[in-house]
Molecule: transfer RNA
Organism: Anaerolineae bacterium
RNA sequence: GCCACCCUAGCUCAAUGGUAGAGCAACCGCUUCGUAAGUGGUAGGUUGUCGGUUCAAGCCCGAUGGGUGGCU
Numbered sequence: 001g002c003c004a005c006c007c008u009a010g011c012u013c014a015a016u017g018g019u020a021g022a023g024c025a026a027c028c029g030c031u032u033c034g035u036a037a038g039u040g041g042u043a044g045g046u047u048g049u050c051g052g053u054u055c056a057a058g059c060c061c062g063a064u065g066g067g068u069g070g071c072u
Base pairs, nucleotide, nucleotide: 001071002070003069004068005067006066007065010024011023012022013021018055026042027041028040029039030038048064049063050062051061052060
């Protein structure tokens, strides 16, 4: 230098153009003499950034930043 893939909650990851979710973690309960475990609930998001297409974009298009792998 070229090619492919990835970037979404604190972490690991889902989501066919039509309300952004799960597990773990956090917080508040229940349970216990108490703790752990178990169990119910709550909160937490400019979907890397900028722009475009569309009635509607995490998803499609362009640009750009970062990461991983491959080729040279």